[in-house]
The RNA shown here (transfer RNA) has 83 nucleotides and comes from an uncultured Erysipelotrichaceae bacterium.

C1' cells in the first nucleotide's frame, strides 16, 4: 500500500431488523457458620428526580427504515493475510 475479520456493563460472550445487554466470571448485600470456606438468595451502566419515573446507552460520525447492536458510507483502533 491492498484484501479479509473484529470492536456490545468491571472481565468475557450471546442477541432473526422489534424489550438493549442472555450466559459465564467479577463485585456488593443478605441467609447460612463459633468464625470462614463452599453453597444459596439478591443487586450490580450513566444521568436528572425526595419517590413514582424519565431521558441517555452496543468505538466516533453520518445516512436507509416506522423501528439499526444487526443493513449501508466514511473515519479511528486492534488482528491476521499478501506485496
Nucleotide at each position: 500500500g491492498c484484501a479479509g475479520g473484529c470492536g456490545u456493563g468491571g472481565c468475557g460472550u450471546a442477541a432473526u431488523g422489534g424489550c438493549a445487554g442472555c450466559c459465564g466470571c467479577g463485585a456488593u448485600a443478605g441467609a447460612c457458620u463459633c468464625a470462614a470456606a463452599a453453597u444459596c438468595u439478591a443487586u450490580u451502566g450513566c444521568c436528572a428526580g425526595c419517590g413514582a419515573u424519565g431521558g441517555c446507552g452496543u468505538g466516533u460520525g453520518g445516512g436507509u427504515u416506522c423501528g439499526a447492536g444487526u443493513c449501508c458510507c466514511a473515519c479511528c483502533g486492534c488482528c491476521u493475510g499478501c506485496a